[in-house]
RNA sequence: UUUCGAUAAUGGCAAACCUAUUGAAAGAUAGGGACGCAAAACCGAGGACCUAAGGCCAAGUUGGCUAUGGUAGUCUAGUCACCGAA
Numbered sequence: 001u002u003u004c005g006a007u008a009a010u011g012g013c014a015a016a017c018c019u020a021u022u023g024a025a026a027g028a029u030a031g032g033g034a035c036g037c038a039a040a041a042c043c044g045a046g047g048a049c050c051u052a053a054g055g056c057c058a059a060g061u062u063g064g065c066u067a068u069g070g071u072a073g074u075c076u077a078g079u080c081a082c083c084g085a086a
Stems, first nucleotide, its partner, number of pairs: 004084002012037002017032006035073001041079002045076003048071003054066005
């Protein structure tokens, strides 16, 4: 330095849920809260998944399709990084 990840050490992040705000929704933000995470740090390039306002279609009052919306704690890829047992 690159791999690797321990009954090590210093720390870090924060699921569900609750409250408030926001959004058509999925969701997001803030506070509380910890299920967990060795990249649960960053990043929307590729897949996957969620939603369907608007648009289109069919309808007689409903349904279907669709991302330009979203999920980085869904996977792959890319970028940076703490420690040092085996």